[in-house]
Predicted 3D model of a 92-nucleotide RNA (c-di-GMP-I riboswitch aptamer) from Faecalibacterium gallinarum. Lineage of the source: Bacteria > Bacillota > Clostridia > Oscillospiraceae > Faecalibacterium. The model forms 95% of the base pairs in the Rfam consensus. Rfam family: c-di-GMP-I riboswitch aptamer. Gene Ontology term of the family: cyclic-di-GMP binding.
Order: sequence, then structure tokens, then C1' cells
RNA sequence: CCGGCAGUUUGCCAAACUUGUCGAAAGACAGGGACGGAAAGCCCAGGUGUCUAACCGAAUGUGUUUAUUCGCAGGAUCGACCGGCUGCGGGG
Repeated sequence: CCGGCAGUUUGCCAAACUUGUCGAAAGACAGGGACGGAAAGCCCAGGUGUCUAACCGAAUGUGUUUAUUCGCAGGAUCGACCGGCUGCGGGG
């Protein structure tokens, strides 16, 4: 410097579930816990997908009194994909 990774080593992260907290929700954070991961490290102000729908808008309703339905992201997701940046071991 490369990043096609056969074996090995040092280690690393932590799904579901669960406890607590925050949140309208999606979900996030912390503890427990390991399904898996060779970037399951970072970026949501790169492009896209997916999830939620508070606020807002529209429609319906007045039955137990503000309910129901639809739309909408500026909310969430990188263990969603592509992309960008960075890193460890081994090999060359």
C1' cells in the first nucleotide's frame, strides 16, 4: 500500500426475550442475555427502501363526549440496500 480472506491468534459487537427509563408511536438508552456478525464501527445533511403518524389537513359521527377513517415526516431505522469515511488480524 492492497482489502480477493484458506487456516490461526488477540480480542470486539450483541438478535430474540426480559427489567427499568424516555417517547403519541415507531423506537432509543441502561442492565441481564447470545441469535448471529469479518466491519453487526461511524455517517439518516449522499441516494433509496421500510416503520410510526404526534402536529397538521380532509371526511364521517354525536352512541359511553371528543371518537373513527384516510393522507402527510420535519420522527425512527445502517443487525435495511447501495454509497462514503475509518479500523483490527492474517496473507501478498